[in-house]
Context: one part of a larger RNA
Molecule: large-subunit ribosomal RNA, domain III
Organism: Planctomycetota bacterium
RNA sequence: GAGUAGCGAGAAUUCCGGUGGAAAUCCGGAACGCCGUAAGCCCAAGGUUUCCUGGGGAAGGCUCGUCCUCCCAGGGUUAGGCGGUCCUAAGGUGUAGCCGAGAGGCGAAGCUGAUGGCAAGCCGGUCAACAUUCCGGCCCCACCGGCGCAGAGGCUAUGGGGUGACGCAGGAGGGUAAGUCUACCCGGUAAUGGUCGUCCGGGGGCAAACCUUUAGGGCGAUGAUGCUCCGAGGAAAAUCCCGGGGCGGAGCCUGAGAGGCGACGCCGAGUCCCGUGAUGAGCGGGGCGAAGUGGCUGAGCCCACACUGCCAGGAAAACCCUCUAAGCCUGUGAAGCGCGGGUGACCGUACCGCAAACCGACACAGGUGGGCGGGGGUAAAUGCCCUGAGGCGCGC
Numbered sequence: 001g002a003g004u005a006g007c008g009a010g011a012a013u014u015c016c017g018g019u020g021g022a023a024a025u026c027c028g029g030a031a032c033g034c035c036g037u038a039a040g041c042c043c044a045a046g047g048u049u050u051c052c053u054g055g056g057g058a059a060g061g062c063u064c065g066u067c068c069u070c071c072c073a074g075g076g077u078u079a080g081g082c083g084g085u086c087c088u089a090a091g092g093u094g095u096a097g098c099c100g101a102g103a104g105g106c107g108a109a110g111c112u113g114a115u116g117g118c119a120a121g122c123c124g125g126u127c128a129a130c131a132u133u134c135c136g137g138c139c140c141c142a143c144c145g146g147c148g149c150a151g152a153g154g155c156u157a158u159g160g161g162g163u164g165a166c167g168c169a170g171g172a173g174g175g176u177a178a179g180u181c182u183a184c185c186c187g188g189u190a191a192u193g194g195u196c197g198u199c200c201g202g203g204g205g206c207a208a209a210c211c212u213u214u215a216g217g218g219c220g221a222u223g224a225u226g227c228u229c230c231g232a233g234g235a236a237a238a239u240c241c242c243g244g245g246g247c248g249g250a251g252c253c254u255g256a257g258a259g260g261c262g263a264c265g266c267c268g269a270g271u272c273c274c275g276u277g278a279u280g281a282g283c284g285g286g287g288c289g290a291a292g293u294g295g296c297u298g299a300g301c302c303c304a305c306a307c308u309g310c311c312a313g314g315a316a317a318a319c320c321c322u323c324u325a326a327g328c329c330u331g332u333g334a335a336g337c338g339c340g341g342g343u344g345a346c347c348g349u350a351c352c353g354c355a356a357a358c359c360g361a362c363a364c365a366g367g368u369g370g371g372c373g374g375g376g377g378u379a380a381a382u383g384c385c386c387u388g389a390g391g392c393g394c395g396c
Stems, first nucleotide, its partner, number of pairs: 013031006032393004040372004046352002050350001051075006060068002080140002082348003086117002091112003097106003121138005141344004146339004153329003159323004167310004173303003178297004184203005205266002210260004216254004226247006233241002267292001270288007311314001358367002374387005
């Protein structure tokens, strides 16, 4: 320079009470304002303790500070079912091999590598902080033993076959989520004229699993599912697949949702009690606990890439099913059926996550993938305006 510029979105604050040495800024309450395809909610990436509780007040916080994502201490992340772990894609790596003065570059197989494939969990409750993980209830999957019945075959792969297994657009149908109204249930009798009613306010719920199986779709009398015979193919084998013949004669496969059950349960408006406020409001905890029906609207979700159309013609592998090979088990009891038992390790799980916790040197008007995203108005919409739940008033 200069007590100057600035104090980082014009969504907005005001009052009362509390705490305290001290309060515009912290806490509680009331009123007002803002967002509401978000400024709400759930994941992924990234961050890595920032989460919760107690304490603190030097520095950080563009003011303040009793407060904090700051400092100190203690606590907190619970899984057979969620995800990883298994499988493979592009890519990476790379034995053999090829190339290159060298460094190194390529590269079958293999390995690695999810953004894809793939066994099985839902609802409720709960801590200051986790929960599909703990607890309650109901349920499921894989693998391994045991016992019983049964009475002669059976198992088995890095191998064969099947399956897994797939595009885009369009329209229609059947559903569900969600919404809305309602029978019904609970509460209200009202500041100031009217209001016992056809009035006002609130509620009007619940999963997986299991049982039955539907709307629909596919194949099928040009013969399905099934049974059987033959065969020189599937680099060996095969009873499997495939091709062909015969018998037989109407089913077979798929399938949302619904009903039942789950549930004599849970939730639940409200009401009562306790604590803190002031005996109020609010907040926290606990007990009891009503109704819980039907109609309408209706998805971008499900049936389902199912159908129709089109050309650019739309992954792989594992699991799984089946077949045998070498081999193995078996009247000291194989398949098969039933009952009952055991095992399920390891890693992630707190919290932020369109942001003050990530990427931007900052508590930065920037950037950041996916999902949900209620109601009213409008021809319609994720636009615009208002608003619910929820969250905020952007740290002078």